[in-house]
Molecule: c-di-GMP-I riboswitch aptamer
Organism: soil metagenome
């Protein structure tokens, strides 16, 4: 970063599986992506099994709030690696 070339990845949605959930994996499928390749280092966002607090109760339990050790690399920054070679 090109009305280039060889290619690559794969959103939503559907099916199956895992997970408390966020979400992840596999198959199908393409919205798009010049790093939509890899890594949670920083920021930001999502979830709340569990923990804590509060309330209620028919005392089985339920509801609300806070909280990441969970999740998001297709939220941004950062680090590392990579194809081509026009302006």
């Nucleotide at each position: 970063g090109a009305c280039a070339a060889c290619g690559g990845c794969a959103a939503a949605c559907c099916c199956g599986a895992c997970g408390a959930a966020a979400g992840u994996c596999g198959g199908g499928g393409a919205c798009g992506c010049a790093a939509a390749g890899c890594u949670u280092c920083g920021a930001g966002g999502c979830u709340a099994c569990g923990g804590c607090g509060c309330g209620a109760g028919a005392c089985g339990u339920c509801g609300c709030g806070c909280u990441a050790u969970g999740c998001c690399g297709g939220u941004c920054g950062a680090g590392c690696c990579g194809c081509c070679g026009a302006a």